This is a predicted structure of a 476-nucleotide part of an RNA (small-subunit ribosomal RNA, 3' major domain) from an uncultured bacterium. The RNAcentral record of the full RNA draws on ENA and SILVA. Rfam family: Bacterial small subunit ribosomal RNA. Gene Ontology terms of the family: structural constituent of ribosome and ribosome.
[in-house]
Context: one part of a larger RNA
Parts: sequence; structure tokens; C1' cells
RNA sequence: UGACGGGGGCCCGCACAAGCGGAGGAACAUGUGGUUUAAUUCGAUGAUACGCGAGGAACCUUACCUGGGCUUAAAUGCAGAGUGCAUUGGUGUGAAAGCAUCAUUUUCUUCGGAACUUUCUGCAAGGUGCUGCAUGGUUGUCGUCAGCUCGUGCCGUGAGGUGUCGGGUUAAGUCCCAUAACGAGCGCAACCCUUAUCGUUAGUUGCCAGCGGGUAAAGCCGGGGACUCUAACGAAACUGCCGGUGUAAACCGAGAGGAAGGUGGGGAUGACGUCAAAUCAGCACGGCCCUUAUGUCCAGGGCUACACACGUGUUACAAUGGCCGGUACAGAGGGCAGCUACCUGGAGACAGGACGCGAAUCUCGAAAGCCGGUCUCAGUUCGGAUCGGAGUCUGCAACCCGACUCCGUGAAGCUGGAUUCGCUAGUAAUCGCGCAUCAGCCAUGGCGCGGUGAAUACGUUCCCGGGCCUUGUACA
Repeated sequence: UGACGGGGGCCCGCACAAGCGGAGGAACAUGUGGUUUAAUUCGAUGAUACGCGAGGAACCUUACCUGGGCUUAAAUGCAGAGUGCAUUGGUGUGAAAGCAUCAUUUUCUUCGGAACUUUCUGCAAGGUGCUGCAUGGUUGUCGUCAGCUCGUGCCGUGAGGUGUCGGGUUAAGUCCCAUAACGAGCGCAACCCUUAUCGUUAGUUGCCAGCGGGUAAAGCCGGGGACUCUAACGAAACUGCCGGUGUAAACCGAGAGGAAGGUGGGGAUGACGUCAAAUCAGCACGGCCCUUAUGUCCAGGGCUACACACGUGUUACAAUGGCCGGUACAGAGGGCAGCUACCUGGAGACAGGACGCGAAUCUCGAAAGCCGGUCUCAGUUCGGAUCGGAGUCUGCAACCCGACUCCGUGAAGCUGGAUUCGCUAGUAAUCGCGCAUCAGCCAUGGCGCGGUGAAUACGUUCCCGGGCCUUGUACA
């Protein structure tokens, strides 16, 4: 100087407390460990691995296993030699890859050759093989915590200290005062995006108040720019005003005005560094290793196994509910090998036709809700696992191993031990919708979007993590 303390002081955070809803019990989905296997490819392992890399494992992917092939090879270049190959069509063998084989067999030419293709030889290949403890780049975490440093000066023999401490204040090393310090940098804040209000400009594909036409109805039509909206610019919030406290910074006030009030809400943004943290399998790269194989092609299998253990989820155990009928309201996105209105067939998944739309134009499109009816506390009209049958669709192909539909079947489960997680407001809870990947899909995952919409916070003694000051130390 740090680090540590079941030392002290001050302070903060869904850290506790106060609340709401979960997990831990059940079934299933998914990941992991373990076990099994010819193989169950590899990586990730307290917090910071475990619905993680994977934003799509039937083949492919694929790196693994079994078997069958190739050896300058999948690509490109150079040199030398040979050839007319290549292509197209066919035959044999084969699971395919491949191997063998038949027919066809370039162009220009001054006939020397040249161009092109191909074969062989040689040189360069290739490797998801090892090392993340050789590395770059990227990332997690402490932590969006308020810290981390420098120049000069001063103090100290020196390591180093001071500044950065103290008194206040703040979300903040934020600001004020004081001061052997005076300044500065990286962080904080602001500048950026979005959301909440208003104005200006612009009205098509969006809108429809007034006028006219028109319909069973409908911005449907003429028209209009008022409104909504769209998308560019601007205004607006600064403790600016008032009162109080205070030297000041600042704080208090259900204050005024205002759409918004004290960082308005949300996002992006992550200092010096820590964990020899993660990644050589995204990519790049040093070294090492393989070279008729650790390279490469193909068929099939495996990554989907299953006495078990754990994590993350989904669905439930019901009446604030289940089922049936009727009826209303979003936002954000996607669409041409696509989204598909509408019509017909089917009980349905879907199929057959067919209009529009490369889309503010056409299209994909809510559910909880509301209004009626029914069930009456039961393992049930709860719950839907599992299994049987019949089908639909995608795709060369659904046996291993797809999703969906219909009929039947109807398991466990009656609110879950110790323990444990999330959340402070349009949040939790609850309800549906969309997208990426994608032929299809094991999505209950991930990332977004809106609808409905709470409870509680006395407080900081305690648990956890962190910041500042101080103290002890046989630790570095």
C1' cells in the first nucleotide's frame, strides 16, 4: 500500500422486512450429470454451466459409429510430358459413392503450331486434430457500482502519501464550504433513440366534421385537410417562479402554472481493472501433430438410448372455474418457390377452384372481456398423460425419429417438507398476437407486441452484495 476480520462508524441495492405470484410434490417438454452404447460428436460446470453455443439434429446439417470407396485430392496457380478429352447418350456392377466399359468426340491455322479441355509427374493442399496456460478478436462477471488515475507542487531516507481527506449535500469523486495543494484525464451527468403534450409543413395507399350523391350496410363515390394518423421540423422542464430552512450547495411544500416536476418513463451507452473466467468448434493466428489418413466422398445408424439424480419451463389439481351459443375492442410485425379474400367439398386437419397484393392500398389476424344457458363440489362435464384406430400435410423418404385432425381410452394430480426465486406501477399477475430460424417441425424455448390490471414498503436490528472513512493483523 492492499487484502482480510463472527472490529467500529456512515450510506446504498427487491438485500431484508411489508406484500403478490411462483419453484421444491404430479404428468409432460427441454437441458445437464450419470449409466448404457459400435457411436450415444464437441464445448459450457458456484455466483458468472445446465430451453447455454443450437435464431429449427428424419437425409443434409454432422464434427460421432459401422461398412464401402478416393489419394494432387473439393478449389486455384506454376513447370514439364502426353492426349482429345470434356460434354451428351448408354451398358455392367453396386446401397450409393465409385469402378469398369461402349458410342459420340473441340476451335483457329501461314499446317510449323497456338488456344481450350483433360490425364500423368513435381511443387504448393486439407485437418471441427492438440494447446484459450502461447495469442488476436469477441464475451460473461463484479456493476451502470462510483470509482480509477495523471502533471506540477509539497511531505517522507524510502515503499509511498497528499490531491481523492474533513463538514454538508447528491442517484453520482454530484455540487458547495473548508483545505499544501493547484489543475487535468478516463468514468458520472448531458449530447443519441423512443415514449408522454402542443404547433408548423405535407395530405396518399391513411382520415371523414361539414356539403352533395349513393347503399341492405360500408369513406362506397364527388369532394374536404377540420379531426385521427403518418413523418420531418420546431416548442416545451431549467429547481425557471413562489413560500420556508440553510453561509452555500441543496432540501422541504398533495404550492402555482403545466401534457409532463425535480434524472418525467424506457432504451442504447459498461471507467482502471478482477476471475491464467469463456471461446483454437464462428473467424484469424504461433507452436506441435496426421499426410493411401487425424484428409476426403458415400449408404445406413447415432446425436432422440434410460434403474436414476438435478436445473429451467408448460399443463393442471378447478366454480374468481369447465363447457355451449351470441357479441366487442389492439399493437407490432410478415408476405411472390409467398400471404391468400371469396366460393365449393369435408365432422376436421385440409383439398379443389379463384380475386387482390412485391403491399399505410391486398392479405395473415386476437384472447381474456361482455350477454345468455348449463354443470353443483364429485377424481367430476376438473385434469389431460398414455395407448388403440382412422386420416391430413410437408418432404426423394416420416420404421428408428415430424407436426396436425377426428373417434375412442382416460393415468398421476385435491395446492406440494426442509428450503428457495421473481417483482415497487402500467410493474407483478393474467390474456392472446407476431417474428427470426424454417420444406416440415418435436417452440411449452428465444426475441418483440399490445389487452386487462393489483397489493405492499413501519423501517434498516438481522441475512446477502457493494461504496467511503477508521481500527487490528504473525497474510501478500